A computed fold for a 73-nucleotide RNA from Parasteatoda tepidariorum, annotated as transfer RNA. RNAcentral holds the sequence, with entries from Ensembl Metazoa. Its Rfam family is "tRNA". By type it is a transfer RNA. Model confidence (mean pLDDT): 81 of 100. Lineage of the source: Eukaryota > Eumetazoa > Panarthropoda > Araneomorphae > Parasteatoda.

RNA sequence: GGUUCCGUAGUGAAGUGGUUAUCACGUUUGCUUUACACGCAAAAGGUCCCCAGUUCGAUCCUGGGCGGAACCA
Repeated sequence: GGUUCCGUAGUGAAGUGGUUAUCACGUUUGCUUUACACGCAAAAGGUCCCCAGUUCGAUCCUGGGCGGAACCA
């Protein structure tokens, strides 16, 4: 330099055009315990990487940018 793929709560992932963006782990609080852990219940936490476009409507489609991975050179 070229090709392909990826970017979504703190971490890992699901979500192929629509009404509340969901799950697991983690965090916080409460219950339980002498205490801790486990368990149970609840809560908080998201500019869906950025800009523009298409559309009545975009996390999702298109173009560009940025970042990352694999392969080729």